The RNA shown here (transfer RNA) has 73 nucleotides and comes from an Anaerolineales bacterium. It was read from a public genome assembly. Model confidence (mean pLDDT): 83 of 100. Its Rfam family is "tRNA". Rfam classes the family as a transfer RNA. The organism belongs to Anaerolineales, within Bacteria.
RNA sequence: GGCGAGGUAGCUCAAUCGGUAGAGCGGGGGAAUCAUAAUCCCUAGGUUGUGGGUUCGAGUCCCACCCUCGCCA
Numbered sequence: 001g002g003c004g005a006g007g008u009a010g011c012u013c014a015a016u017c018g019g020u021a022g023a024g025c026g027g028g029g030g031a032a033u034c035a036u037a038a039u040c041c042c043u044a045g046g047u048u049g050u051g052g053g054u055u056c057g058a059g060u061c062c063c064a065c066c067c068u069c070g071c072c073a
Base pairs, nucleotide, nucleotide: 001072002071003070004069005068006067007066010025011024012023013022019056027043028042029041030040031039049065050064051063052062053061
């Protein structure tokens, strides 16, 4: 450099046909226990990589760019 896959919460990942963005773990608080861990309950946390375009409406479709991984050279 070419091709392919991917970028969504702190981490790992969902989100059907374009129709109000979620889960587990982790964080905070609480219950329970003599106490700790485990367990249970509650809760905070999001420019959906960036900028445009299409649309009544975009995480999802189109274009450009940035970054990561793989293959080829």